[in-house]
Context: one part of a larger RNA
Molecule: large-subunit ribosomal RNA, domain IV
Organism: Chitinophaga pinensis
RNA sequence: CCACGGUUAAGGAACUCGGCAAAAUAACCCUGUAACUUCGGGAUAAGGGGUGCCCCACAUUUGUGGGGCCGCAGUAAAAUGGCCCAGGCGACUGUUUAUCAAAAACACAUGGCUAUGCAAAAUCGAAAGAUAAAGUAUAUGGCCUGACACCUGCCCGGUGCUGGAAGGUUAAGAGGGGAUGUUAGUCGUAAGGCGAAGCAUUGAAUCGAAGCCCCAGUAAACGGCGGCCGUAACUAUAACGGUCCUAAGGUAGCGAAAUUCCUUGUCGGGUAAGUUCCGACCUGCACGAAUGGUGUAACGAUCUGGGCACUGUCUCAACCGUGAGCUCG
Numbered sequence: 001c002c003a004c005g006g007u008u009a010a011g012g013a014a015c016u017c018g019g020c021a022a023a024a025u026a027a028c029c030c031u032g033u034a035a036c037u038u039c040g041g042g043a044u045a046a047g048g049g050g051u052g053c054c055c056c057a058c059a060u061u062u063g064u065g066g067g068g069c070c071g072c073a074g075u076a077a078a079a080u081g082g083c084c085c086a087g088g089c090g091a092c093u094g095u096u097u098a099u100c101a102a103a104a105a106c107a108c109a110u111g112g113c114u115a116u117g118c119a120a121a122a123u124c125g126a127a128a129g130a131u132a133a134a135g136u137a138u139a140u141g142g143c144c145u146g147a148c149a150c151c152u153g154c155c156c157g158g159u160g161c162u163g164g165a166a167g168g169u170u171a172a173g174a175g176g177g178g179a180u181g182u183u184a185g186u187c188g189u190a191a192g193g194c195g196a197a198g199c200a201u202u203g204a205a206u207c208g209a210a211g212c213c214c215c216a217g218u219a220a221a222c223g224g225c226g227g228c229c230g231u232a233a234c235u236a237u238a239a240c241g242g243u244c245c246u247a248a249g250g251u252a253g254c255g256a257a258a259u260u261c262c263u264u265g266u267c268g269g270g271u272a273a274g275u276u277c278c279g280a281c282c283u284g285c286a287c288g289a290a291u292g293g294u295g296u297a298a299c300g301a302u303c304u305g306g307g308c309a310c311u312g313u314c315u316c317a318a319c320c321g322u323g324a325g326c327u328c329g
Base pairs, nucleotide, nucleotide: 002323003322004321005320006319007318008317010315011314014313019310027051028050029049030048031047036041038147052069053068054067055066056065057064058063070074082308083307084306085305086304087303088302089300090299094106095105111144112143113142114141115140116139122131123130124129148295149294150293151292153225154224155223158222159221160218161217162216163215164214167213168212169211173207174206178202179201180200181199182198185194186193187192226244227243228242229241230240253287254284265281266280267279268278269277
């Protein structure tokens, strides 16, 4: 000096990002127990008291009552919950990054949309075939939401999906008007011109499905949910009016929030002092309704703030034990 362990005057979180670590609590019996609540819980809530040994009586399986004894201490050792208040998130038990993340992530019961009538849809496979399922719409698959309570507003213009079929467009294919090459022939003194049939090449019009254009529906489909100006007898503000744009202009609820830049917003609470926390306000840079909104008892090795108890975390360090290092031998 290090590791592990033990003790410590006075103070008691002043330490620190943070009570991290340690201490404290603890068993059993009696008593007593709040808000809130889904009436089950919360709850071992919290808080308080008792506990050894000997003798007697009564009951007798442990017990009850009385009397006495010892200690600082009787769950005498060991083992053996610290508690409370408030908030965020997630309902819960569960699952997860084997080996830096256990969570607010995943799952979940619930709710909804959607596909599928059975030789089902979906999936694997080249096929045979298989799973689905030895099931049959109270079933199976896909997607989203995520207990429960109260709810879930407006927009179908875009994209997607579903349905429609009048018209436009449109492939292969059908079709073959024509065109070109070749040349029997023919015209020409010649150069050369024309050129039937056949063969070969090319090919217009026309016909021609789905799709797309088009017409509807659909948002618990993907998604979206405005701006400017004026106005009330103090001021301020604007229930009100005007105007532009849009498919429609954000409803209820919540709101400086796991979301607020300005920002340590402002006010209140808590502290002597509070960038965090709690309650409000609303000026929401940039909340908002199953990409769910707002609440919520219970639950959580969750996150945040406060308090009681307790302590070597600290003021501020000291001593002891064991082991290592180091020095000496």